Background: A computed fold for a 74-nucleotide RNA from a Deltaproteobacteria bacterium, annotated as transfer RNA. It matches the Rfam family "tRNA". Rfam's curators write: Transfer RNA (tRNA) molecules are approximately 80 nucleotides in length. The organism belongs to Myxococcia, within Bacteria.
RNA sequence: GUCCUCGUAGCUCAGCCGGAUAGAGCGACAGCCUCCUAAGCUGUAGGCCCCGCGUUCGAUUCGCGGCGGGGACA
Numbered sequence: 001g002u003c004c005u006c007g008u009a010g011c012u013c014a015g016c017c018g019g020a021u022a023g024a025g026c027g028a029c030a031g032c033c034u035c036c037u038a039a040g041c042u043g044u045a046g047g048c049c050c051c052g053c054g055u056u057c058g059a060u061u062c063g064c065g066g067c068g069g070g071g072a073c074a
Stems, first nucleotide, its partner, number of pairs: 001073007010026004019057001028044005050066005
């Protein structure tokens, strides 16, 4: 330098053949239980879906560009 792939909650990821309030597990916090802790149970908070532009009635999802991680070739 060229190509491929990934970027969504604090972490690991799903959703990505466009559609109505974006989800799970772990973690955090609160409550219940317990003499206390752990375990268990219940609940709550936490996301401008990497950035910009475009297509569209409508974009996390499609197109283009940029940035960043990983990989292949040179």